[in-house]
Molecule: Glycine riboswitch aptamer
Organism: Rhodospirillales bacterium
RNA sequence: AAGAGCCUCUGGAAAGCCGGCCGGCAUCGGCCGCACCGACGGAGUAAGUGCGUCCCAUACUGGACGUGUGAAUCUCUCAGGUACAAGUGACAGAGGGGGGCCG
Numbered sequence: 001a002a003g004a005g006c007c008u009c010u011g012g013a014a015a016g017c018c019g020g021c022c023g024g025c026a027u028c029g030g031c032c033g034c035a036c037c038g039a040c041g042g043a044g045u046a047a048g049u050g051c052g053u054c055c056c057a058u059a060c061u062g063g064a065c066g067u068g069u070g071a072a073u074c075u076c077u078c079a080g081g082u083a084c085a086a087g088u089g090a091c092a093g094a095g096g097g098g099g100g101c102c103g
Stems, first nucleotide, its partner, number of pairs: 006096006016034001018033006035082003041078001042076003048069008
């Protein structure tokens, strides 16, 4: 079981070909500086909910605070990236696979 992890193929964006120095030169690479992007990764988090304390209440119930849990394509921009190419590119489609995967 309306099929998880995983494998293969296909599609797949954003942002400086910025400046300086160095590597004999270089369209290549490294370092530094400023400016940017969010879609490897990473971090933060709402409602809800567990627990504790206090208050309210005839009962059902309700409220406040603290602390855990709790999602992302939201937020941060550590990492990564900013011509072409490439891509450890989220995600999607097709095929395979077959009871694990995540918390």